[in-house]
Predicted 3D model of a 457-nucleotide part of an RNA (small-subunit ribosomal RNA, 3' major domain) from an uncultured Chloroflexota bacterium. The RNAcentral record of the full RNA draws on ENA, Greengenes and SILVA. The coordinates come from a structure-prediction model, not an experiment, and the mean pLDDT is 83.
Context: one part of a larger RNA
RNA sequence: UGACGGGGGCCCGCACAAGCAGCGGAGCGUGUGGUUUAAUUCGACGCGACGCGCAGAACCUUACCUAGCCUUGACAUGUGCCUGCACAUCCCGUGAAAGCGGGACGCCUUCGAGGGUGGCACACCGGUGCUGCAUGGCUGUCGUCAGCUCGUGUCGUGAGAUGUUGGGUUAAGUCCCGCAACGAGCGCAACCCCUACGGCCAGUUACCUGUGUCUGGCCGGACUGCCCAAUUGGGAGGAAGGUGGGGAUGAUGUCAAGUCCGCAUGGCCCUUACGGCUAGGGCGACACACACGCUACAAUGGCACCGACAAUGCGCAGCAACACAGCAAUGUGAAGCGAAUCGCUUAAACGGUGUCCCAGUGCAGAUUGGGGGCUGCAACUCGCCCCCAUGAAGGCGGAGUUGCUAGUAACCGCGUAUCAGCCAUGGCGCGGUGAAUACGUACCCGGGCCUUGUACA
Repeated sequence: UGACGGGGGCCCGCACAAGCAGCGGAGCGUGUGGUUUAAUUCGACGCGACGCGCAGAACCUUACCUAGCCUUGACAUGUGCCUGCACAUCCCGUGAAAGCGGGACGCCUUCGAGGGUGGCACACCGGUGCUGCAUGGCUGUCGUCAGCUCGUGUCGUGAGAUGUUGGGUUAAGUCCCGCAACGAGCGCAACCCCUACGGCCAGUUACCUGUGUCUGGCCGGACUGCCCAAUUGGGAGGAAGGUGGGGAUGAUGUCAAGUCCGCAUGGCCCUUACGGCUAGGGCGACACACACGCUACAAUGGCACCGACAAUGCGCAGCAACACAGCAAUGUGAAGCGAAUCGCUUAAACGGUGUCCCAGUGCAGAUUGGGGGCUGCAACUCGCCCCCAUGAAGGCGGAGUUGCUAGUAACCGCGUAUCAGCCAUGGCGCGGUGAAUACGUACCCGGGCCUUGUACA
């Protein structure tokens, strides 16, 4: 000087408390451990691994296993020699395919200089093989916490200190005052985007017959500016008030944190194989254990019919109105639309009427049998959807534990990336309905500042 303390003081944070909804019990989905396996590819492991890399594993992907094949190679550059005209296309045999063997058509032309093809050889290609403890880049985390430093000066033999401490204040090392300090930099804040109010301009595909909902552009407005009070606090005006709400933005550093399987890259290793191609299998196994979710256990409900109101987005190898067929999934035909024009698109919770009458039920929907539809070369391993039948556990969940302070939680549906299809109950967004509670800081967890002790660095 730091770090640490079941030392002290001050102060924050959904940290506790006060509340609301959950998880932990059930069934199922996904991930992981374990076990199994020829293989169940690999990585990630307290917070900060476990719906994580995976924003799409039937083949492909694919890195794994088994089997069959190739050896200058699936791909790049160059050299030497040989071949001697193509390349491409098509066919035959064998085969699961790859591959191997053979054939047809064809054959530039300057006649082997050049270009192209093939063969042999050599340099080399290639490696998701190892090392994230050799690295770059990127990322997580403490933490959007308020901190981290420098120049000169001063003090100290020195390591260092001072500034940055103190009195107040703030979300903030924010600002004020004081002070051997005076200044400065990276952070904070502001500048950026969205949103709430208003004005001006422009308008089609909007509304509707001349408007400006809306969209686009520009601007205004909020600054503790005004009033009471030194500040805190209160008030006025105002659409908005003390950072208005949300986002983007992440200091110096910490964890030899994560990633050599995104990419790049040093070193090491493989070179008829640790490279390459193909088929099939596996990544989907299942006594079990954990994590995150979905659906429920019902009457604030289930079911039937009727009625109402969104926003974000997406669409030509696409979205598809509408008509017809089908109980349905869907099929057949087909208008419009590269989209404020057409379509996806009936939002659902909600409201109205009826029914059920507390039961393992007209709750719940797992599982299984049968029949169908769709995508795709192909749904056996291993897809999704529809119909009929079947109807399991489940009576609100032990110890414990999570999220959330307002248009939030909770509940409700809708869209979208990836994508042929989909194992999406996931991710990212969008709107609809819309709470309860916060006395307070003793305690648990994490953090900031000062101080104290130390045999720790």